[in-house]
Molecule: Bacterial RNase P class A
Organism: Chloroflexota bacterium
RNA sequence: CAGGUUGGUUGGGCAGUUGCGGCUCUGCAUUGCAGGGUCGAGGAAAGUCCGCACUCCAGAGAGCACGGCGUCGGAUAACAUCCGGGGCGGGGAAACCUGCCGGAUUAGGGCCACAGAAACAAACAGCCGCCCCCUCCCAAGCCUCCCCCAAAUCCAUUGGAUUUGGGGGAGGUGCCCGAAGGGCGGUGGGGGCUGGUCAUGGUGAAAAGGUGGUGUAAGAGACCACCGGCAUUUGCAGUAAUGUAAAUGGCCAGGCAACCCCCGCCGGGAGCAAGGUCAAGCAGGGGCGAAAUCGUCUUCGGACGAUGGGAGACUGCUCGUCUCCGAUCAGCCCCGGGUAGGCUGCAUGAGCAGCGCGGUAACACGCUGCCUAGAUAGAUGACUGCACAGACGGAGAGAUCCGUUGGACAGAACGCGGCUUAUAGACCGGCCUGAGGC
Numbered sequence: 001c002a003g004g005u006u007g008g009u010u011g012g013g014c015a016g017u018u019g020c021g022g023c024u025c026u027g028c029a030u031u032g033c034a035g036g037g038u039c040g041a042g043g044a045a046a047g048u049c050c051g052c053a054c055u056c057c058a059g060a061g062a063g064c065a066c067g068g069c070g071u072c073g074g075a076u077a078a079c080a081u082c083c084g085g086g087g088c089g090g091g092g093a094a095a096c097c098u099g100c101c102g103g104a105u106u107a108g109g110g111c112c113a114c115a116g117a118a119a120c121a122a123a124c125a126g127c128c129g130c131c132c133c134c135u136c137c138c139a140a141g142c143c144u145c146c147c148c149c150a151a152a153u154c155c156a157u158u159g160g161a162u163u164u165g166g167g168g169g170a171g172g173u174g175c176c177c178g179a180a181g182g183g184c185g186g187u188g189g190g191g192g193c194u195g196g197u198c199a200u201g202g203u204g205a206a207a208a209g210g211u212g213g214u215g216u217a218a219g220a221g222a223c224c225a226c227c228g229g230c231a232u233u234u235g236c237a238g239u240a241a242u243g244u245a246a247a248u249g250g251c252c253a254g255g256c257a258a259c260c261c262c263c264g265c266c267g268g269g270a271g272c273a274a275g276g277u278c279a280a281g282c283a284g285g286g287g288c289g290a291a292a293u294c295g296u297c298u299u300c301g302g303a304c305g306a307u308g309g310g311a312g313a314c315u316g317c318u319c320g321u322c323u324c325c326g327a328u329c330a331g332c333c334c335c336g337g338g339u340a341g342g343c344u345g346c347a348u349g350a351g352c353a354g355c356g357c358g359g360u361a362a363c364a365c366g367c368u369g370c371c372u373a374g375a376u377a378g379a380u381g382a383c384u385g386c387a388c389a390g391a392c393g394g395a396g397a398g399a400u401c402c403g404u405u406g407g408a409c410a411g412a413a414c415g416c417g418g419c420u421u422a423u424a425g426a427c428c429g430g431c432c433u434g435a436g437g438c
Base pairs, nucleotide, nucleotide: 001434002433003432004431005430006429007428008427009426010425013386014385015384016383017382018381020040021039022038023037024036025035026034027033028032042409046420047419049418050417051416052415054271055270056269057268061319062318063317064316066267067266068265069264070263071085072084073083074082075081086101087100088099089098090097091096102262103261108260109259110256111255112254124201125200126197127196128195129194131192132191133190134189135188137186138185141173142172143171144170145169146168147167148166149165150164151163152162153161154160155159174184175183176182177181209227210226211225212224213223214222228252229251230249231248232247233246234245235244236243237242275344276343277342278341284335285334286333287332288331292307293306294305295304296303297302309325310324311323312322313321314320351370352369353368354367355366356365358363388407390405391404392403393402394401395400
């Protein structure tokens, strides 16, 4: 210097004219007018996905159902958030980005499509064996024939014959009975049936861990050595999750719980249109509607208490608690009428900034300073000018100059802590890689 990656700040500036809302002051006035001062949309105000504060149900609970979370440690008011670790992964050369996290033997159920023979196991091909059938060979030994060599003998003129030994070649021939034919063996091949076999091949995301051997009819952790995984125990490191080393054990068929489920922890409900208060106004009609008993007092109308009955509230259910009611009741259902106005809740907060200190960090503590919208058809705006960030084009060696264009996503409605989504541009850092220079 370039590229990549990650964190933070900001997200229009100045001037003029004019228009709004809150608070406050002054003057005048009576419900307002005029003037001054001061403040006046966000990093996400969006989504409404979580948590909480606050309000009411309500004086206040338990259980079931239902919902949420699920690795270890910490932060926090709390959280499905955040910080820092651990394990199993994925992308990238790296910085870095990113997925998942209780349990699948011993709680149980369910699923693993298609392909493949088979997805908790004999079965496609293959390998091997028993039995049956067919076929070839039996090369050792023996027999016959031929050729060669040697020797001997006989005959005989050249040579022939015979015998013995050796070598080579061909044919026959397994063994038993036999005229034919039949029976019984060994080796190989073929076929049928049946049995064994993950070791070999193919299919698939996945088919019973790897290498080498022993062994077997052929094979196989069947057995053995080493390695890998898993389980148990112990030591060391760590707060822990975990890591590491050793010993023992052939334990060596899985995966899915964002399938049902099991285990642990947490959770009342509704919501600012919550609630509080003032003023104003109205009109009611119909239907349903339970079981009383005992005691005390009595002015004899009734009152009180207990039990029981009916109704309502507490989420959906149960328990339980509370409140109301006595037959023209409480309450519930249907039809109909009136009001929807004002004030409040409504902004000083788990607040913000700076510094110090503790912590790897999230963050906590202390000190100092600051007060920053509160509308209600809903204010915070509109116009003009100038300059400027950036972009494009031109000129210039360059500094720079000229022209054109030019500023994203987007608007509070009780509030806070998060998450998610959108975002033109400007500035400041960390880290990784490359090139060059010193």